[in-house]
Molecule: transfer RNA
Organism: Chloroflexota bacterium
């Protein structure tokens, strides 16, 4: 240098052919208990890598541009 796969919460990952962005795990309070790091509720957390196009409507589609992986040279 090229082609291919990804990039969503702090982490691991989900989101059906474009229709309300969610789950576990950490943390956070509460409750249980002698104790609590176990168990149980309960909230809370998001510029969907960045910019732009298309659309009534984008995390999904196009477009460039950054980053990670792998192939090939």
């Nucleotide at each position: 240098a090229g082609c291919g796969a990804g990039g969503u919460a702090g982490c691991u990952c989900a989101a059906u052919u474009g229709g309300c962005a969610g789950a576990g795990c950490a943390g956070g309070u509460g409750c249980c208990u002698u104790u609590g790091g176990a168990g149980c509720a309960c909230a809370a957390g998001g510029u969907u890598a960045a910019a732009g196009g298309u659309u009534c409507g984008a995390g999904u589609c196009c477009u460039u541009u950054c980053c990670u992986c792998g192939c090939u040279g």